[in-house]
RNA sequence: GCCGGUGUAGCUCAGUUGGUAGAGCAACGCUUUUGUAAAGCGAAGGUCGCGGGUUCGAUUCCCCCCACCGGCU
Numbered sequence: 001g002c003c004g005g006u007g008u009a010g011c012u013c014a015g016u017u018g019g020u021a022g023a024g025c026a027a028c029g030c031u032u033u034u035g036u037a038a039a040g041c042g043a044a045g046g047u048c049g050c051g052g053g054u055u056c057g058a059u060u061c062c063c064c065c066c067a068c069c070g071g072c073u
Stems, first nucleotide, its partner, number of pairs: 001072007010025004019056001028042004049065001051063003
């Protein structure tokens, strides 16, 4: 330099034939316990990597860029 893949909650990952995003774990609160752990319940937590375009509407489609991973030279 060329090709491909990935980027979504603190972590690991889902989520589409475009319609205002979920799970598990962790952390927090409550119940339980003399106390801790475990168990149960609850609430919260996201500008979906950045910036543009198309569209009434974009995590999803298109373009540029950034980071990481792999392959070729």
A computed fold for a 73-nucleotide RNA from Candidatus Nomurabacteria bacterium RIFOXYD2_FULL_35_12, annotated as transfer RNA. NCBI's taxonomy places the organism under Bacteria, Bacteria candidate phyla, Candidatus Nomuraibacteriota.